[in-house]
This record gives sequence, C1' cells and structure tokens, in this order.
RNA sequence: GGGCCCGUAGCUCAAUUGGUUAGAGCAAGGGACUCAUAAUCUCUAGGUUCCCGGUUCGAGUCCGGGCGGGCCCA
Repeated sequence: GGGCCCGUAGCUCAAUUGGUUAGAGCAAGGGACUCAUAAUCUCUAGGUUCCCGGUUCGAGUCCGGGCGGGCCCA
C1' cells in the first nucleotide's frame, strides 16, 4: 500500500428482508430479607448506536468518505 470483517450502556452481546418505545445478562445505586455480611428477591439510573454526509415518510440497519480494531496479501 491492497483486500475482507467488525465498531450499540462501565463490560459481554441482542435488535426479524429499514417500521414507529434501542433491550438482555453481568457490573453500579436504592429497598426488602438478615443480629450483620454474602446469597436471593425487587426497583432505579445509565446510550450523540465511532464521526461527518447522503437516500428514505422513516436509518442501529442501506450508500459514500473518514477514524479505530482484528485477520490475510504485498
């Protein structure tokens, strides 16, 4: 330098051939239980869906350009 894949919550991942509220588990905080802690139950908060544009009535999803990561070739 070229090709392919990936980027969503603090972490690991979902999100149906674009469709109307972007969720789950773990972690965090409050409460219940307990003499207390752990475990368990329950509630809550947490997101510029990597960035900038485009298409569309509508984009996490499609298209273009960047940025970052991984693999392969040179």
Molecule: transfer RNA
Organism: Phycisphaerales bacterium